[in-house]
RNA sequence: CACUCAUCCAGAGAGGCGGAGGGACCGGCCCGGUGAAGCCUCGGCAACCCGCGUCAGUUCGUCGCUGACGCGAAGGUGCCAAUUCCGGCAGAAUUUUCUGGAAGAUGAGGU
Numbered sequence: 001c002a003c004u005c006a007u008c009c010a011g012a013g014a015g016g017c018g019g020a021g022g023g024a025c026c027g028g029c030c031c032g033g034u035g036a037a038g039c040c041u042c043g044g045c046a047a048c049c050c051g052c053g054u055c056a057g058u059u060c061g062u063c064g065c066u067g068a069c070g071c072g073a074a075g076g077u078g079c080c081a082a083u084u085c086c087g088g089c090a091g092a093a094u095u096u097u098c099u100g101g102a103a104g105a106u107g108a109g110g111u
Base pairs, nucleotide, nucleotide: 001110003109004108005107006106007105008104013042014041015040016039017038021031022030023029025088026087027086028085043080044079045078048076049075050072051071052070053069054068055067056066057065058064084103089100090099091098092097
C1' cells in the first nucleotide's frame, strides 16, 4: 500500500520516569491522580516465522518441496483490563440471540 493468505470467545505485569488521558473510527459502555498515554528496565504469554520429529502426497527411488499432527522456545515479530470490550452492514429467528460480512489488529508473503 484500493494486493494475497491465515488467525482474532485461550493465555500472560511488576518497577522506574512521566503527569491526563486511554480503549483504531462513530455510538455505547468502561479504564484512569489508589496515576492515563508515552519512554526505559526486568519478567511473562503465545507459537505466525523458526528448529526437530512422525505420517501422507509428489518422485522409479533419494534429496527437495507441499500438507497434517506432535514436541521445543535460542532467534525475528507480536501480545500481557474487559471476546477485536459490545454494537455499526446484511440475513434468519423475534426483542434478544444466531450466522455471515465490513472495518481493524497481528503474522507470513507480494508490489